[in-house]
Molecule: Glycine riboswitch aptamer
RNA sequence: AUGUGGCUCUGGAGAAGCCCGGCAACGGGGACCGAAGGUGCAAGGCGGGAAACUGCUGAAUCUCUCAGGUAAAAGGACAGAGUGGAAUGA
Numbered sequence: 001a002u003g004u005g006g007c008u009c010u011g012g013a014g015a016a017g018c019c020c021g022g023c024a025a026c027g028g029g030g031a032c033c034g035a036a037g038g039u040g041c042a043a044g045g046c047g048g049g050a051a052a053c054u055g056c057u058g059a060a061u062c063u064c065u066c067a068g069g070u071a072a073a074a075g076g077a078c079a080g081a082g083u084g085g086a087a088u089g090a
Stems, first nucleotide, its partner, number of pairs: 001088002004085001006083006018029004031070003037066001038064001040062001044057005
């Protein structure tokens, strides 16, 4: 110096404060959201096959909605700032 992960601070969207039972804890119901996590895959890569075709691998804020969520709080991908650690290079 580069890029990587950790910690601290700041910003940070969507969707019913739904319905039923219950004193409450909680249980049940259909609806909705995507930005924790998770699922799926295009090109490409590596193979099989004479070919048609096909196996494996393969990204996202795309996709699904399993999980999670639908007032506030919390959480929150991602972004900015600060600060150490390991790695690489000079």